Molecule: SAH (S-adenosyl-L-homocysteine) riboswitch aptamer
Organism: Giesbergeria anulus
RNA sequence: CUUCCGAGGAGCGUUGCAGCGCGCCCCCAGCACAGGGGUACGUGAGGCUCGGAAUCCACCACCACAACGACGCUCAAAAUGU
Numbered sequence: 001c002u003u004c005c006g007a008g009g010a011g012c013g014u015u016g017c018a019g020c021g022c023g024c025c026c027c028c029a030g031c032a033c034a035g036g037g038g039u040a041c042g043u044g045a046g047g048c049u050c051g052g053a054a055u056c057c058a059c060c061a062c063c064a065c066a067a068c069g070a071c072g073c074u075c076a077a078a079a080u081g082u
Stems, first nucleotide, its partner, number of pairs: 002054007009075006017047001019043003023039005046068001
């Protein structure tokens, strides 16, 4: 880095970026596959951060510990007031 799991309280609804699904068009190519680009429809608000585990790659020195998540509504927890 990638994958899986856990945590960051929960549920419902709306929007829609990325991503994903599918069709069409274009580029490259002898044809085609692959790849790239565009577009219609559908889906889409933990995709982010931290921790653990696994494969692979790189490096070597000590210490410390969280911060966030479009909009609306409801609940939970906590606090304050009456």